[in-house]
RNA sequence: GGAAGCAUAGCUCAGCAGGGAGAGCACUUGCCUUACAAGCAAGGGGUCGCAGGUUCAAGUCCUGUUGCUUCCA
Numbered sequence: 001g002g003a004a005g006c007a008u009a010g011c012u013c014a015g016c017a018g019g020g021a022g023a024g025c026a027c028u029u030g031c032c033u034u035a036c037a038a039g040c041a042a043g044g045g046g047u048c049g050c051a052g053g054u055u056c057a058a059g060u061c062c063u064g065u066u067g068c069u070u071c072c073a
Stems, first nucleotide, its partner, number of pairs: 001072007010025004019056001027043005049065005
């Protein structure tokens, strides 16, 4: 210098014929317990890396860009 992949909740990730944003763990509250853990119930938490474009509608398609990883030179 060139190419590819990844970026979604605090963490690890799912969601690809474009139409409801989700799971596990963690966190909060309650129940349970002498107490803690475990267990049960309920709940909070997200500019889907960023900026544009296409579309009635974008996490999802297109372009650019940032970061990380890998490959080639």
The RNA shown here (transfer RNA) has 73 nucleotides and comes from a Clostridiaceae bacterium. Its Rfam family is "tRNA". Rfam classes the family as a transfer RNA. The sequence was found in a public genome assembly. Lineage of the source: Bacteria > Bacillati > Clostridia > Eubacteriales > Clostridiaceae.